[in-house]
This is a predicted structure of an 86-nucleotide RNA (c-di-GMP-I riboswitch aptamer) from Halanaerobium congolense. Rfam family: c-di-GMP-I riboswitch aptamer. From the family's description: GEMM was predicted in a large-scale screen for bacterial structured RNA regulatory elements.
RNA sequence: AAAUACUAAAAGCAAAGCAGUUUAAAGGCUGUGACGCAAAAACAUAAGUCUAAGGGAUGAUUCCUAUGAUUGUUAUGUUUGCCUCA
Numbered sequence: 001a002a003a004u005a006c007u008a009a010a011a012g013c014a015a016a017g018c019a020g021u022u023u024a025a026a027g028g029c030u031g032u033g034a035c036g037c038a039a040a041a042a043c044a045u046a047a048g049u050c051u052a053a054g055g056g057a058u059g060a061u062u063c064c065u066a067u068g069a070u071u072g073u074u075a076u077g078u079u080u081g082c083c084u085c086a
Stems, first nucleotide, its partner, number of pairs: 004086001012037002017032006035072001041079007048070003054065004
């Protein structure tokens, strides 16, 4: 110096729930909260998943469709990043 797993310390993020706000909805944002996280940091792509305003099919019920979402569902690529008993 690097890798691996565990322990300790510092710093950080924040699931569910609740309140407010926003959206057609899914969902997002803010506050509270703390289940968890060493990439649960940033960006991009693909798959999966959610929604169906608009559009299409239908006599109707209803069905299909992303140009709307989701990275704390998974994979890949690029860039960056804290600590060290053994």